[in-house]
RNA sequence: UGAGUUGGUGGCUAGGGUUCCGGCGCUUUUCAGAAGUGCGGCUGGUCCGAGAGCCACCACCGGCGGGGGAGAAAUCCUGUCGGGUGCACGGCGGGACAAAAGCCCGGGAGAC
Numbered sequence: 001u002g003a004g005u006u007g008g009u010g011g012c013u014a015g016g017g018u019u020c021c022g023g024c025g026c027u028u029u030u031c032a033g034a035a036g037u038g039c040g041g042c043u044g045g046u047c048c049g050a051g052a053g054c055c056a057c058c059a060c061c062g063g064c065g066g067g068g069g070a071g072a073a074a075u076c077c078u079g080u081c082g083g084g085u086g087c088a089c090g091g092c093g094g095g096a097c098a099a100a101a102g103c104c105c106g107g108g109a110g111a112c
Stems, first nucleotide, its partner, number of pairs: 004112001007058006015048002020045002022042001023039007060083008087107001089110001093105003
């Protein structure tokens, strides 16, 4: 100095926090109940959520068959099967939403 195989969408999970719901505590109020306030050092529902997690689908590629082509071939249309699904250590800091994170910057810096 260079190389190290990197398309997209959806569902979900590990993980994440606290707007809302629920839970727990306190206060006020006339019981029921209601209002206010604090707690995520509350298992939860909603919510966020992976390049290096899972699944499905698509793009794309290939084989075979059908249509079309007067015959042969190609472009084209279509069915089906297969690939696509393999490799991947990783900060500090910053950013968003209410907030945080394995989210985004980022398969970045760096390491090897």